[in-house]
RNA sequence: GCGGGAUUAGUUUAGUGGUAGAAUAACUGCCUUCCAAGCAGUGGACAAGGGUUCGAUUCCCUUAUCCCGCA
Numbered sequence: 001g002c003g004g005g006a007u008u009a010g011u012u013u014a015g016u017g018g019u020a021g022a023a024u025a026a027c028u029g030c031c032u033u034c035c036a037a038g039c040a041g042u043g044g045a046c047a048a049g050g051g052u053u054c055g056a057u058u059c060c061c062u063u064a065u066c067c068c069g070c071a
């Protein structure tokens, strides 16, 4: 330099055109003499920019980071 892949909550991930779910962590409450465990709840996320579309996390282009291969 060329080609391919990945990027979603603090972390691990599901989803792939129609207002994004889960686990875990955090916090609050219940329980407990206290702690741990358990139960219930709350808040928290689509890497950035542009395009297509009535509507984009999803499709297209560029950029950034990481990984793999070729040279």
Stems, first nucleotide, its partner, number of pairs: 001070007010024004018054001026042005047063005
Notes
A computed fold for a 71-nucleotide RNA from a Minisyncoccota bacterium, annotated as transfer RNA. The RNAcentral record of the sequence draws on ENA. Its Rfam family is "tRNA".